The RNA shown here (c-di-GMP-I riboswitch aptamer) has 100 nucleotides and comes from Accumulibacter sp. Of the family's consensus pairs, 81% are formed in the model. Its Rfam family is "c-di-GMP-I riboswitch aptamer". Rfam describes the family as follows. GEMM was predicted in a large-scale screen for bacterial structured RNA regulatory elements. Model confidence (mean pLDDT): 79 of 100.
[in-house]
RNA sequence: UCCUUUCAAUGGCAAACGGAGGGUGACCUCCGGACGCAAAGCCACGGACCCUACCCCGAGUUGCCGGAUCGGCACUUGGAAGGGUGGCCGGGUUGCCCGA
Numbered sequence: 001u002c003c004u005u006u007c008a009a010u011g012g013c014a015a016a017c018g019g020a021g022g023g024u025g026a027c028c029u030c031c032g033g034a035c036g037c038a039a040a041g042c043c044a045c046g047g048a049c050c051c052u053a054c055c056c057c058g059a060g061u062u063g064c065c066g067g068a069u070c071g072g073c074a075c076u077u078g079g080a081a082g083g084g085u086g087g088c089c090g091g092g093u094u095g096c097c098c099g100a
Stems, first nucleotide, its partner, number of pairs: 012037002017032006035087001041093003045090003048085005056079005062074005
C1' cells in the first nucleotide's frame, strides 16, 4: 500500500405496544418504548403487497324513482386512475470505524 475480515471502539436508527394529532383509508407526524438493524440513512425507477373518499369506464336474474323505448339514484362487483409501504425485495445514491 492492497485484499480479506467484522474482533473492537465512538456512536446511530427504532418494531410491537401506549399517548396526542392528521387522513375516507392504507398509513403518517410527535412523545414514550425497544423487537431488532452494518446502512432499519436518503430516493417510489422495477417488482411485490396494502388502501379507495372524490372523478372516469364496464357489469349485476338487486332495490327505488320517473317511464313507450329507456334514463337516473342507491347497493354490490371488476377495471382505470390516484395514494401507501424504503423495517418486502431489487436498483440508485451518501456515510462511520476497521483489530488479528